[in-house]
Context: one part of a larger RNA
RNA sequence: CCAUGUUGAAGGAACUCAGAAAAAUGACCCCGUAACUUAGGGAGAAGGGGUGCUUUCCCAUCCAUGGGAAAAUAUCACAUACCAUGGGGUAGCAACUGUUUAUUAAAAACACAGGACUUUGCCAACUGGUAACACAAUGUAUAGAGUUUCACACCUUCCUGAUGCUGGAAGGAUGGAAGGAGAAGUGUAUCUUCAAAUGAAAGUCCCAGUAAAUGGCGGUGGUAACUCUAAUUAUCCUAAGGUAGAGAAAUUCCUUGUCACAUAAGUAGUGACCUGUACGAAUGGUGUAACGACUGCCCCAUUAUCUCCAACAUGGACCCA
Numbered sequence: 001c002c003a004u005g006u007u008g009a010a011g012g013a014a015c016u017c018a019g020a021a022a023a024a025u026g027a028c029c030c031c032g033u034a035a036c037u038u039a040g041g042g043a044g045a046a047g048g049g050g051u052g053c054u055u056u057c058c059c060a061u062c063c064a065u066g067g068g069a070a071a072a073u074a075u076c077a078c079a080u081a082c083c084a085u086g087g088g089g090u091a092g093c094a095a096c097u098g099u100u101u102a103u104u105a106a107a108a109a110c111a112c113a114g115g116a117c118u119u120u121g122c123c124a125a126c127u128g129g130u131a132a133c134a135c136a137a138u139g140u141a142u143a144g145a146g147u148u149u150c151a152c153a154c155c156u157u158c159c160u161g162a163u164g165c166u167g168g169a170a171g172g173a174u175g176g177a178a179g180g181a182g183a184a185g186u187g188u189a190u191c192u193u194c195a196a197a198u199g200a201a202a203g204u205c206c207c208a209g210u211a212a213a214u215g216g217c218g219g220u221g222g223u224a225a226c227u228c229u230a231a232u233u234a235u236c237c238u239a240a241g242g243u244a245g246a247g248a249a250a251u252u253c254c255u256u257g258u259c260a261c262a263u264a265a266g267u268a269g270u271g272a273c274c275u276g277u278a279c280g281a282a283u284g285g286u287g288u289a290a291c292g293a294c295u296g297c298c299c300c301a302u303u304a305u306c307u308c309c310a311a312c313a314u315g316g317a318c319c320c321a
Base pairs, nucleotide, nucleotide: 001316002315003314004313005312006311007310008309010307011306014305019302027051028050029049030048031047036041038151052073054071055070056069057068058067059066060065086300087299088298089297090296091295092294093292098110099109114149115148116147117146118145119144120143127134128133152287153286154285155284158216159215162214163213164210165209166208167207168206171205172204174203179198182194183193184192185191218236219235220234221233222232245279257273258272259271260270261269
């Protein structure tokens, strides 16, 4: 010096990306317990008090033992070792228990109960197989399959022009199968080739429907008795011009936006504002109790994380023999 431990004056997060690590809490009994809430929870919330040993007594009991009271007494300490929750506040995300990158990722990703759409009438659709057949299912639309969203609460606006899907006895442009009169080739043929007339499907164009289908959801000019702004008005374009809600956000470039809170000081955090480079409604929107080895921020407790290092123990490294 390194590893693993033990202890530490004063301070107590000043450390650091971050209290990562360590410390602290910890058992049982009694008291006591907030917001919020889906009334179950939250909750062991939080926060207090007690606990040794000896003697005597009381109650219960067949005994073992259990419960309780008083007195005396000792200590650094008595849940004597080991074992054994730190707590609170606030926000984001995901409802929850669960699942996952065996060997750098456990999560906000996946799943989930619930919602919705599409499809399937049974020799079902889907799927596997060249096929037979199998599965679905010894099931039958309260069933099966596919896609999507994700408990619950309140909701889920407008657009069918494009793309897709579904339907459409007409029409347009195309498309051209089977059958085949006949003809040609050669020595022949039940061979090969050419081929008139006739025949005419789906698809496509077209029409209609459909967004919890793929998706999309404007611009410019003027206007109110200070100014500003524009309820209002004019005009252009569109299939329709973003509704409710939420918003510097896991989304905000300018940006450390502006204001407030908190700090002596806050690019962080929370609450507002809305000027949204580029939120927005099952590619779900907004809330939400409980839950989380998730991610921010604050406070209490606590500490060698730090100011700032010191001593000791064990084992190494190292030096000498």